SAM riboswitch aptamer (S box leader) from Candidatus Nealsoniibacteriota, 111 nucleotides, folded computationally. The coordinates come from a structure-prediction model, not an experiment, and the mean pLDDT is 83. Of the family's consensus pairs, 94% are formed in the model. Taxonomically the source falls in Bacteria candidate phyla (Bacteria). Rfam family: SAM riboswitch aptamer (S box leader). About the family: The SAM riboswitch is found upstream of a number of genes which code for proteins involved in methionine or cysteine biosynthesis in Gram-positive bacteria. The SAM riboswitch acts at the level of transcription termination control. The predicted structure consists of a complex stem-loop region followed by a single stem loop terminator region. An alternative and mutually exclusive form involves bases in the 3' segment of helix 1 with those in the 5' region of helix 5 to form a structure termed the anti-terminator form. This entry represents the conserved core of the complex structure involving helices 1-4. Rfam links the family to the GO term regulation of gene expression.
[in-house]
RNA sequence: AAUUUAUUAAGAGACGGCGAGAGAUCUGGCUCUGUGACCCGUCGACAACUUGUCCUUCGACUACGCUCGGGAUAAAGUGCCACAUCCAGCCCUGCAAAGGGAAGAUAAAAG
Numbered sequence: 001a002a003u004u005u006a007u008u009a010a011g012a013g014a015c016g017g018c019g020a021g022a023g024a025u026c027u028g029g030c031u032c033u034g035u036g037a038c039c040c041g042u043c044g045a046c047a048a049c050u051u052g053u054c055c056u057u058c059g060a061c062u063a064c065g066c067u068c069g070g071g072a073u074a075a076a077g078u079g080c081c082a083c084a085u086c087c088a089g090c091c092c093u094g095c096a097a098a099g100g101g102a103a104g105a106u107a108a109a110a111g
Base pairs, nucleotide, nucleotide: 003109004108005107006106007105008104013043014042015041016040017039021032022031023030026089027088028087029086044081046079049077050076051075052073053072054071055070056069059068060067085103090100091099
């Protein structure tokens, strides 16, 4: 790296730099963008996947909040801060919608 599991319609911006495209790939759309997008940096916010710390009336367990489960916190590791993962493409459907998939993204594990 492949792979596995979980989540993926909620939430959150300013400044500085760069200078032309960007929204994963392909296709069709639709949006954003010289009123400076995308990307990079700084600070901040959002969130709660992992670790840490604290609590646990109720549940399991128990000698003991030890452990499982649950809750809080947001210190640390990521992540993330236009449009549902921007929408669709495959299955189902008369066509759609809804639903289910595929692919992507994030986290943890794995190696």